[in-house]
Molecule: Bacterial RNase P class A
Organism: Gemmatimonadales bacterium
RNA sequence: GGGGUGGGGCGCGACGAUCGCGAUUCUCACGAGAAUCGAGGAAAGUCCGAGCUCCAACGGGCAGACUGCCAGGUAACGCCUGGGCGCCGCGAGGCGACGGACAGGGCCACAGAAAACAAACCGCCCGCUUCGGCGGGUAAGGGUGAAAUGGUGGGGUAAGAGCCCACCGCACCGCUGGCAACAGUCGGUGGCACGGCAACCCCCAGUCGGAGCAAGGCCAAAUAGGCGGCGAGGUCCGGCCCGGACCAUCUGAGCCGCGGGUAGGCCGCUAGAGGUGGCGGGCGACCGCCAUCCCAGAGAGAUGAUCGUCCCGCCGCGAGGCGGAACAGAACUCGGCUUACGGCCCCACCCUUCCG
Numbered sequence: 001g002g003g004g005u006g007g008g009g010c011g012c013g014a015c016g017a018u019c020g021c022g023a024u025u026c027u028c029a030c031g032a033g034a035a036u037c038g039a040g041g042a043a044a045g046u047c048c049g050a051g052c053u054c055c056a057a058c059g060g061g062c063a064g065a066c067u068g069c070c071a072g073g074u075a076a077c078g079c080c081u082g083g084g085c086g087c088c089g090c091g092a093g094g095c096g097a098c099g100g101a102c103a104g105g106g107c108c109a110c111a112g113a114a115a116a117c118a119a120a121c122c123g124c125c126c127g128c129u130u131c132g133g134c135g136g137g138u139a140a141g142g143g144u145g146a147a148a149u150g151g152u153g154g155g156g157u158a159a160g161a162g163c164c165c166a167c168c169g170c171a172c173c174g175c176u177g178g179c180a181a182c183a184g185u186c187g188g189u190g191g192c193a194c195g196g197c198a199a200c201c202c203c204c205a206g207u208c209g210g211a212g213c214a215a216g217g218c219c220a221a222a223u224a225g226g227c228g229g230c231g232a233g234g235u236c237c238g239g240c241c242c243g244g245a246c247c248a249u250c251u252g253a254g255c256c257g258c259g260g261g262u263a264g265g266c267c268g269c270u271a272g273a274g275g276u277g278g279c280g281g282g283c284g285a286c287c288g289c290c291a292u293c294c295c296a297g298a299g300a301g302a303u304g305a306u307c308g309u310c311c312c313g314c315c316g317c318g319a320g321g322c323g324g325a326a327c328a329g330a331a332c333u334c335g336g337c338u339u340a341c342g343g344c345c346c347c348a349c350c351c352u353u354c355c356g
């Protein structure tokens, strides 16, 4: 110099001025003014786990859903960290639903003789033969396939075969190391065990009550029901009387009171498993202590614009000119995961070329 791996940070940049929008607090001359604050790393998908609230609940089981190597972290998790094992990569590193296939069922396309209590197409060997073949043995060789019953060598045999032997591999037991998963250059036993798929049913082990801030709580009209009390009259015909109309007269008109619900209003609502900095513990996820800060809480509705200076990128010898763009936008709150994202900055490591 070139190529790559893993991770972190920023994200219509910073500052100032003017105007505008929303919330809270304060002020008064009551409709204005002042101060402070005002979107994200994903606010998204709503996929997991919690807080909080209400309902249900003696305990157990069935069904259903999810999870599935070990240890740790955490309020908790299906998340994270570290480790083990397997696969991929020269490497830094990456990926893995990673319990069980003699409990049972099911499936294994095409090809192939045969896809599993098995199986002989070619070949090889033995016997028979009418010389076309037929019967038997054989999984060492060929061929098919994603997958065909452990590998190499030797013995053995008619030809072969763990049939026998040595080494390797495998299974089981022990020992050693490790908290464990697991590992071992260790010792012993066994010719070796009936192919694969459980992200097919299933079996085993573990976890799980339901609904969600439109949760839930408080205050509370009008109208129409309900309950209780009083109760024989009440309303209208413009104020009064006569008169009239309508309703009612114990199955109760009207008046008063009580209670539930609705409209509406308030709370829940944002100070929290909180942010930042320092110190300490731990490989790490993370934890502890101290200091400091208050950082949207709505109406589903606000969170913007212009100008100047600086900064960055591009063009230009230069004066200068142009541009600053992506995904997206809170609504009870956190911890994760996943998905979207123009560009910029930083760190660690790996491979390779050349030079010293």
Stems, first nucleotide, its partner, number of pairs: 001352010013310007021038008040327001044338002047336005052212004064208005069083005084098001085096004099203002104201002106197003121142002123138006150168006169192001170190005175184003216267004226258005233247005274293008311324005